[in-house]
Context: one part of a larger RNA
Parts: sequence; C1' cells; structure tokens
RNA sequence: UUGCAGUUAAAAAGCUCGUAGUUGAAUUUCGGGAUUUGUCAGUUGGUCGGGCUCCACUGUCCGUACUGGCUUGAUGGAUUCUUACCUUCUGAAUAACCAGCAUGCUAUUAAGCUAGUGCGUUGGGGAAGCAGAUCUAUUACCUUGAAAAAAUUAGAGUGCUUAAAGCGGGCUUGUGCUUGAAUAGAUUAGCAUGGAAUAAUAAAAUAGGACGGCAUGGUUCUAUUUUGUUGGUUUCUAGGAUCACCGUAAUGAUUAAUAGGGAUAGUUGGGGGCAUUAGUAUUCAAUUGUCAGAGGUGAAAUUCUUGGAUUUAUUGAAGACUAACUUCUGCGAAAGCAUUUGCCAAGGAUGUUUUCAUUAAUCAAGAACGAAAGUUAGGGGAUCGAAGACGAUCAGAUACCGUCGUAGUCUUAACCAUAAACUAUGCCGACUAGGAAUCGGACGAUGUUAAUUUUAUAAUGACUCGUUCGGCACCUUACGGGAAACCAAAGUGUUUGGGUUCCGGGGGGAGUAUGGUCGCAAGGCUGAAACUU
Repeated sequence: UUGCAGUUAAAAAGCUCGUAGUUGAAUUUCGGGAUUUGUCAGUUGGUCGGGCUCCACUGUCCGUACUGGCUUGAUGGAUUCUUACCUUCUGAAUAACCAGCAUGCUAUUAAGCUAGUGCGUUGGGGAAGCAGAUCUAUUACCUUGAAAAAAUUAGAGUGCUUAAAGCGGGCUUGUGCUUGAAUAGAUUAGCAUGGAAUAAUAAAAUAGGACGGCAUGGUUCUAUUUUGUUGGUUUCUAGGAUCACCGUAAUGAUUAAUAGGGAUAGUUGGGGGCAUUAGUAUUCAAUUGUCAGAGGUGAAAUUCUUGGAUUUAUUGAAGACUAACUUCUGCGAAAGCAUUUGCCAAGGAUGUUUUCAUUAAUCAAGAACGAAAGUUAGGGGAUCGAAGACGAUCAGAUACCGUCGUAGUCUUAACCAUAAACUAUGCCGACUAGGAAUCGGACGAUGUUAAUUUUAUAAUGACUCGUUCGGCACCUUACGGGAAACCAAAGUGUUUGGGUUCCGGGGGGAGUAUGGUCGCAAGGCUGAAACUU
C1' cells in the first nucleotide's frame, strides 16, 4: 500500500497562478485458409495383470500397466499463403531428402523387367548445431531457470519411555545387511530464458530518409596475393567510410477527443481602473419668522436656551454615503462590487463544416490579490465613534441607557496578511432522477403586436410558446448514502483503486515555550515537551 477519516464529532491552505513531483484521449498485424506435430478428452481393438463365473471352452468387470486405429472435440508448437523477414554473409562439416552408379536380400517378370528394403560411393541439397564477421530501437512488466552458506522458520520420516528436542535408525545378533539425514519458502537488485498485451521513450518534414546501381563517377582510408628476389612509387584488385548522379517505391505528415489553446461574430454583466456627473440626508454658517422652553428617557438628569435655544423658511459650504427600485437576480479567483456619462484595457457564456494538434489535470518551492481592525507619512475631518469625561441605573457598574468626545471612520503613498475569510463541504473528469421557474447566448414557430423602417404574407425590436448550451439557486422523491440532522451530492465505498493536492488522530497544557524566519510595531508563519486527565 491493500484498507481510515476531513458539512455539524479532530480536520479542506482566504483565493488564484505556478516549477519540481504525480497523472495523462483514441489510433498502427486484427482476422482467415492450408499442412504438420504434441497433450488432454471421447470412442473402438489387441496384449498383460487382478477379481467373479468356471472341469474346460468361454463370459463379464476393473486397471496410474503396455500398444494400435478414428474424431465432429478442447488446447499448445512449427511451417506456409493471404501487401506480411526469420539480421545478413563466409567457412568447415553435412542431418533428413532428391538424382546417378555399383551391389546384398525378398517378391516378381518372357527378360536385371519392375517393386520394396539394406549397405557403399558421386553430385545436389541448409538452420539441427559449431566458428568467424556483419548488423541490430531501448526499457519497464510477466513466465521459467540457475544462483541466493548453514543454523532458524514451515514441513516429511523417525516410540529421545512421552515431550521440548535430536537426525537418527531398522533387522534374521552377522564375515554383518539395509535405509535415511527429504521438501518448501527466501522479498529487492543482478544473470539467463520465453512472451509481446499494457506503459514510456525514439524514428522520414529545410529529407542530412530507405533500398539498388554487376556494365556509374569523385574524395578518402586499409593492404592480402601476383608480377624471379629485396626496397620504393603508382595502378589494377579486394574491403570500410563519404559525396554526387541515376533509378526503385502507393515514396514519407494518423484522427481531429461532448480534452485543451488561439482566431472570429453578435452579445452580456451592480467585474476592474481613471475622469466626469447627480441625489437627498446630516452637521455647520448666513439671513428670516415666532416665543419659552428644547433635548433625551422606562422615568430622569448631565446639556442648550430672551446674548432667542428647539422650530419655520431661503441660501451656502463641507465631508461622507448611494435609500426606495433590490430579487433565494447579475458579475468577479476570492476579498468584494449598485447615481449619470465618457475613456482604457480585461473576462465569461453562446454561435462557428475556422485554426493548432496533446499543447492537458493537480500541484512541494515560489509569486500575485486579500474584509475589518491596526501601523507610518501627508491630506481631510460632516457623520458615527474603541479610549476618556459626565448623567443615570444598581448592593456595586470601571457596563447595558443618555450627553459630550480623542484615535479612528474618508482619501493618497506605503506596510500588515488575518476573520464564523462559511457552502464550517479542495480542484479536474465520468455516470446515476423527475419537475417548475430564472439569468446569458443561439435556434425554431403561417403565434401576438397598438413600436420602428415605407421593397409590407417583409425586416428589426418587444412579448408568447418550444428546443438547446452554460450559470445562480429551488421543489419533490430515495433506486443510493449517512450516527442522524440531512445530502442529486455528503450518491456510484467492506461488491472498498478515475487523476491529483492539503490536512486530522482523546481532553487540557497550547497555537503556549524555545529556535528559525517575515514585520517599523502590533503581531504573522513554522511549532514542541514535561506534567495532568
């Protein structure tokens, strides 16, 4: 590993990218015929042995016995043909087999005429092996074998009196004889052997590709013989290599994955960035009207008020926010995203008889983004408001309620990197079930139309109905699962294996200590143990 879990019991990194790693679509000789030879099975004979019946002849049954025949059977070699190579060549030696000659035996003929068989010899003949060259796609995998020290282990035999053990023993007790001391397993790696399914890699695309040129041609290397001998040079010749030229060939590029990427068309969205613009509210200010209260609460008080509060009206300013419309709707990797308009680049789905052709999936390391709070330096500071002050409440209140109010809340430039960052459910792929909606695209309908266009039984919109692909969800069921709640996934799981990553192992101690690393800090990431229960 086979063979655990991860919604809620411990547990899926916040999210995406991504290298190593792991994994990765289909496709190329399938199949058929013929010959031959084993094994098994069936069937049918003979011989032999043993039973039974037997005076005997015989009959009948059985057989791990021996030996023939047949097969429509099953299965395995081998040879060969179907586009189909077993590397090719040189040797010596030749096995079957064929032909010729000579000859022995048997049978036969009118006849050494013919047939069969044996021996010898000559010639031809190839894989049954040997030797030497020459080439060969490479592994994984499976099979068989050798090897893998014994003791140990499993296990056979055996009356150590039994047994744990041991490797001995047993017999006519003899001049002694005889029989054991088995066998199995022994992972991985290595060696040899057969197989060729599965998996991987390689090959011919700028042909530097294959094969053939005896009577083609260059370049180059090697040098055995023969030229009376020795030496040198050159040719011929023989053998490598290589470059041209010519020829041969069906000459050489697999599909186009309900895998993936790209292009393209009309779209679509509260996706992102920058600028622009709007809306009311709040607070403040100015002006204005009135006059005694106003705020606030469970009730009050702190607080503001004839220096006119609260309130009314008209304006202005500021900073924030974007109500209703707003949904079991949309977009985005997540965090998140909602006034108008413009610009910028990006994305998804859909359509497509477009293109590339494995480019893919998931991912240690590494990287981007990452609510709120917080940090640094500016800006801005309307609202709300950790801290703080006060008023209440109360046994107390350092709270809940109220009045103020600093940091903050907003923004720019940088950090930080965490959340119940939740669907508490990794990502990719396949299958398993019915329904009604909805969003985006495409298609269809002699459907409707009061809209637009004046080529009208038309086109484009908008509706209605239907189909289809892709989303966000929902309802009903349970053939399924689950401890249940519940779940079309949390199903296809003890009938357990599609691919891949992360992570958990009783509760505390503890996300603590220590070390490392990141950070300005706060802190983050990594991360124990003693002890306790």
Notes:
Small-subunit ribosomal RNA, central domain from Glomeromycotina sp. MIB 8848, 533 nucleotides, folded computationally. It matches the Rfam family "Eukaryotic small subunit ribosomal RNA". For this family Rfam cites "Crystal structure of the ribosome at 5.5 A resolution" (Yusupov et al., Science, 2001). Rfam links the family to the GO terms structural constituent of ribosome and ribosome.